[in-house]
Context: one part of a larger RNA
């Protein structure tokens, strides 16, 4: 100069205290390790792995295993040599990959050859085979923490200091004020997007106050831009005004005004640099290796194995509940190989059918919990739903290893979880319940969406974690 320290000081953060609500105890579902396999492909391993690459393994994917093939080959280009082929039916062998047979069968022409095709031959391939400790490019983490440097000058032989330290203040190296300093950069804050308020432009597929028409109803029609909404363009928040406090910088106020107050909420943005963090399997690259194979075709298993351990969920154990009936209120999205209404069948999954819609017009779609009510009376039950048996349905060549759903039947554990340990400070946790992406199916996961909506914070002694001085 750092870095530590069970040294000191100052100070932050859901770090801890105060709460709410969870995992650990149960079944299940997913990852993982471990066993086991022919194979259970491969990588991620404390924070920073373990519903993680995978935004979805039946065949495909598939990289793994077994078995049967191929050896210029899946693509391309190029030379040289041949050639009407390819295509498209059909048949036979076979798990198929292939393998043979049978028919069909290229254009243009100066008849020289050209063009298009296809085979043979050489050259150039291919590898998810190794190194992430040879690398790009990306990405976790510290940490959205408030830090990291440079030029001049000056201090020191030097390494290096200074600045950036001191005194306040802030969320902040935010700013004041002193200052051998004096600017300045990359950080921070503004700037961006969305949300919360209001004009204003627009007025259609959205809207209906007032007028007309008409219905069993209905913005359904004729009109209207008033409202709501859409969606462009403005206006507002600045400690701007007031009191105290203080040199200022700010602080402080259930102070005015305001829709909103002291960074309004969210969100994107991640500074030099840390872990030889993670990737050679997303891609791209050096270096090595393999070349009748470590390449490639193909059927069939395997990634879904199960005695166990552990993460992460997911239903529950019950009355603040279950179970039947009846009737309300969103908001973001998807939709033409596609969302599919109305209507008919089925107890259902679902099936027939097919208006309408490239969508502010149609559709998906039914929001649920809330509210009103019926019935159960505290028990392994009208709790819980596994788990098995039968019947089905839909997808798809094809659900037997190995799909989802539906309906009868069955009805396990579980009566609140030991040590120990996770998240969360306001429309926040808790809780319902809609959508997407992936996608032929296939969702307790994952990205978003709205509905109902809490308690708590005295404080910083302790426990992590960071920051400044020393």
């Nucleotide at each position: 100069u750092g870095a530590c320290g069970g040294g000191g000081g100052c100070c932050c953060g859901c770090a801890c205290a105060a709460g709410c609500g969870g995992a650990g105890g149960a079944a299940c579902a997913u990852g993982u390790g471990g066993u086991u396999u022919a194979a259970u492909u491969c990588g991620a391993u404390g924070a920073u792995a373990c519903g993680c690459g995978a935004g979805g393994a039946a065949c495909c994917u598939u990289a793994c295993c077994u078995g049967g093939g191929c050896u210029u080959a899946a693509a391309u280009g190029u030379a040289g040599a041949g050639u009407g082929c390819a295509u498209u039916u059909u048949c036979u062998a076979g798990a198929g990959a292939u393998a043979g047979a049978a028919a069909u069968u290229c254009c243009c022409u100066u008849c020289g050859g050209g063009g298009c095709u296809u085979u043979c031959u050489g050259c150039a391939a291919g590898g998810u085979g190794c190194u992430g400790c040879a690398u790009g490019g990306u990405u976790g983490u510290c940490g959205u923490c408030a830090g990291c440097u440079c030029g001049u000058g000056c201090c020191g032989u030097g390494a290096g200091g200074u600045g950036u330290c001191g005194g306040g203040u802030u969320a902040a190296g935010u700013c004041c004020c002193a200052u051998a300093a004096c600017g300045a950069g990359c950080g921070c804050a503004a700037c961006c997007c969305u949300u919360a308020u209001c004009g204003u432009u627009a007025g259609u597929u959205g809207c209906c106050a007032g007028c007309u028409g008409g219905u069993a109803a209905a913005g359904c029609a004729g009109g209207g831009g008033a409202c709501u909404c859409u969606a462009g363009c403005g206006a507002a928040a600045c400690u701007g005004c007031c009191a105290c406090c203080g040199u200022a910088a700010g602080g402080u106020g259930a102070g005015a005004g305001g829709a909103a107050g002291g960074u309004g909420g969210g969100g994107a943005u991640g500074a030099c640099g840390u872990c030889a963090a993670a990737u050679c399997a997303g891609c791209a690259c050096g270096g090595c290796c393999c070349u009748u194979a470590u390449g490639u075709c193909c059927a069939g298993g395997g990634c879904u194995a199960c005695a166990c351990a552990c993460g992460u969920g997911u239903u529950a154990c019950a009355a603040u509940g279950g179970c039947c009936g009846a009737g309300a209120c969103a908001g973001a999205g998807a939709g033409c190989a596609g969302c599919g209404a109305g209507g008919g069948c089925g107890c259902a999954a679902g099936c027939c059918g097919g208006a309408g819609c490239g969508a502010a017009u149609c559709u998906c779609a039914a929001a649920a919990a809330g509210c009103c009510a019926u019935c159960c009376u505290c028990a392994g039950u009208u709790c819980g739903g596994a788990u098995u048996g039968g019947a089905g349905u839909c997808u798809g060549c094809a659900a037997c290893u190995c799909g989802c759903c539906u309906c009868c039947a069955u009805g396990a554990a579980g009566u609140u979880g030991g040590a120990a340990u996770c998240g969360c400070u306001a429309g926040u946790a808790a809780u319902c319940g809609c959508g997407g992406a992936u996608c032929a199916g296939c969702a307790u996961g994952c990205c978003g969406c709205g509905g109902u909506g809490a308690a708590u914070a005295c404080g910083u002694u302790c426990c992590c974690g960071g920051g400044c001085c020393u």